The RNA shown here (transfer RNA) has 76 nucleotides and comes from a compost metagenome. Its Rfam family is "tRNA". The family's RNA type in Rfam is transfer RNA.

């Protein structure tokens, strides 16, 4: 340099054929307990890697870039 995969909550990841952004764990609050843990109930947390485009409508489509992983090529 070329090709392909991945990027969504603090972490691990779903999100079907474009139509209300989710789960588990973690955090916080409450109950329970002499207290802690465990358990139970609840709460908060995201402008979906960045810009642009298509569309009535984009996490999902198109395009450019960034990060990362893999393969290929180059390495006088």
């Nucleotide at each position: 340099g070329c090709u392909g995969g991945u990027g969504u909550a603090g972490c691990u990841c779903a999100g079907u054929a474009g139509g209300c952004a989710g789960a588990g764990c973690a955090a916080c609050u409450g109950a329970c307990u002499u207290g802690u843990a465990a358990u139970c109930a609840g709460u908060g947390g995201g402008u979906c890697g960045a810009g642009g485009g298509u569309u009535c409508g984009a996490g999902g489509c198109c395009u450019u870039c960034c990060a990362u992983c893999a393969g290929c090529a180059c390495c006088a």